[in-house]
RNA sequence: GCAGAGUAGGAGCAGAAGCGUUAAGUGCCCGGUAAACAGGAAGUUGUUACUGGGACGAAAAGUGUUACUUGCGAUUUCCGUUCCGCAUUCCGCUGC
Numbered sequence: 001g002c003a004g005a006g007u008a009g010g011a012g013c014a015g016a017a018g019c020g021u022u023a024a025g026u027g028c029c030c031g032g033u034a035a036a037c038a039g040g041a042a043g044u045u046g047u048u049a050c051u052g053g054g055a056c057g058a059a060a061a062g063u064g065u066u067a068c069u070u071g072c073g074a075u076u077u078c079c080g081u082u083c084c085g086c087a088u089u090c091c092g093c094u095g096c
Stems, first nucleotide, its partner, number of pairs: 001096004009084005015078004019073003028054008039091004060070004
């Protein structure tokens, strides 16, 4: 000098258990706070979580009706699997 490995996390699919269907949640817009980001250091206008405000907005049906079943929701969590993957900078590691 060249090439490579490795994380958090994200997305898709399958399964399970919930929540809502009396509309919360999800998604969108404008703010606030905090956290994490490969073995080490730094780290954003990016990411994630929580939170204030705003706009928009939905699929119910059946039965044996204190309930259950089948659906529906960019719905939540857990688990499995596949794919992507440090914003970036420097150093380190492996091979040449």

This is a predicted structure of a 96-nucleotide RNA (THF (Tetrahydrofolate) riboswitch aptamer) from a sheep gut metagenome. The model forms 82% of the base pairs in the Rfam consensus. Model confidence (mean pLDDT): 75 of 100.